Predicted 3D model of a 342-nucleotide part of an RNA (large-subunit ribosomal RNA, domain IV) from a Bacteroidota bacterium.
[in-house]
Context: one part of a larger RNA
RNA sequence: UUCGCGGUUAAGGAACUAGGCAAAAUAGCCCCGUAACUUCGGGAGAAGGGGCGCCUUCCAUCACCCAAAAGAGAUGGAAGGCCGCAGUGAAGAGGCUCAAGCGACUGUUUAGCAAAAACACAGCUCUCUGCAAAAUCGUAAGAUGAAGUAUAGGGAGUGACACCUGCCCGGUGCCGGAAGGUUAAGGAAGUGUGUUAGUCUUCGGACGAAGCUCACGACUGAAGCCCCGGUAAACGGCGGCCGUAACUAUAACGGUCCUAAGGUAGCGAAAUUCCUUGUCGGGUAAGUUCCGACCUGCACGAAUGGUGCAACGACUUGAGCACUGUCUCAACCACGAGCUCG
Numbered sequence: 001u002u003c004g005c006g007g008u009u010a011a012g013g014a015a016c017u018a019g020g021c022a023a024a025a026u027a028g029c030c031c032c033g034u035a036a037c038u039u040c041g042g043g044a045g046a047a048g049g050g051g052c053g054c055c056u057u058c059c060a061u062c063a064c065c066c067a068a069a070a071g072a073g074a075u076g077g078a079a080g081g082c083c084g085c086a087g088u089g090a091a092g093a094g095g096c097u098c099a100a101g102c103g104a105c106u107g108u109u110u111a112g113c114a115a116a117a118a119c120a121c122a123g124c125u126c127u128c129u130g131c132a133a134a135a136u137c138g139u140a141a142g143a144u145g146a147a148g149u150a151u152a153g154g155g156a157g158u159g160a161c162a163c164c165u166g167c168c169c170g171g172u173g174c175c176g177g178a179a180g181g182u183u184a185a186g187g188a189a190g191u192g193u194g195u196u197a198g199u200c201u202u203c204g205g206a207c208g209a210a211g212c213u214c215a216c217g218a219c220u221g222a223a224g225c226c227c228c229g230g231u232a233a234a235c236g237g238c239g240g241c242c243g244u245a246a247c248u249a250u251a252a253c254g255g256u257c258c259u260a261a262g263g264u265a266g267c268g269a270a271a272u273u274c275c276u277u278g279u280c281g282g283g284u285a286a287g288u289u290c291c292g293a294c295c296u297g298c299a300c301g302a303a304u305g306g307u308g309c310a311a312c313g314a315c316u317u318g319a320g321c322a323c324u325g326u327c328u329c330a331a332c333c334a335c336g337a338g339c340u341c342g
Stems, first nucleotide, its partner, number of pairs: 002337003006333004011328002015326001020323001028052005037042001039160001053082010083087001095321007102313002107119002123158007135144003161308004166238003171235002173231005180226003186220002190216003194212002198207003239257005266300001267297001278294005
C1' cells in the first nucleotide's frame, strides 16, 4: 500500500445515488399531552414534552407477629440534602410526519434470482342438483359427495364495507318450443341381375314360374340442424358525416347514413395518454417524477365490476423533520487476510 470486519472524526448535512442503499439517529418505565379522518372499534406508543441515581427524616398502606414489645421487611408519597460531563450511568429495547397509487384486512406463493398490485379470503351474484342427487374416481363392483338433504352439495365469476351496477339477444353459447323443412340405422310397395323346373327351336340357342340370391328403391323413420321464442353478475358488443346562436369561438338544436345497440352514472395525460416534459395551479432558487385541476379518453367505464373509503402493508411513488463519512474529501485507530522479508 490492497482487501475484509469494527471504531472515531473539524465544518457542512443527502450536495451521494436509479433510490437516504448502507450507516447514524430513536429506544425502557412513570407522568402530562395527543390532530385530520373514521366503519366510532380506531387513528395512538400519534405527534410533542417532563421525570428517573444516592443519603437522611417523616407519613400512608400491606405482610409477618400476635398479649405486648423487640427484630427483620414490601409498596407508594412528602420534605431536606450529596456527587459526577453524564443517574433506564454498562448491555439489551420504536425514528417520526405529510400526501398519493394498488390491494379492504390476518393469511398464501415461484424449496434454490421475483413475497407483490399476484393467489386466497369473508361477503355478493349466476347456474346445476329432489337424493339410488348433481359432480368426481373406477371396465365394473364400489367409493367420495355424506352417515349430508336446497339455510345442503357441485361448478363459474366477482372480491370487506358504502353508493351503485346503464343500453344491446343481430353473432356464439345455454334454456324452452314443437307446426313445417332436412335427416341415420332399421322397415318397405315395387323394379331389375344371376340361377332353373318347364316351354319353344332353324338344334346354334331363346324365353323363363316358384324358390334362393344380388342390386336399386317410392314411402316410413328420432335426436340434431334449419325454424320460433327467452337469456348478458352467459361469451361478448356499446358509430360516422354535415350544418346551425346578433364579435369570435362553441353548439343546447337540425339533417343524413349505418347498426343488435351506439358508452349512461362515475372517473379521466390515469399501473390506461401516442403526440407529451399536454396546459394551468402547488411544492423547489431550479421539479421529464409528485400533488390538485382541465378534458382534445391515440386506446377508461360499470361483478373480465365502476367510483369512494377508516384500518392494515418487509408493496410502489412524491415531500418534510430528526440524523448521520452516502457525499464535499478524505484522515486516523484496532483486529484478520494479502503482499514483502526471515

The organism belongs to Bacteroidota, within Bacteria.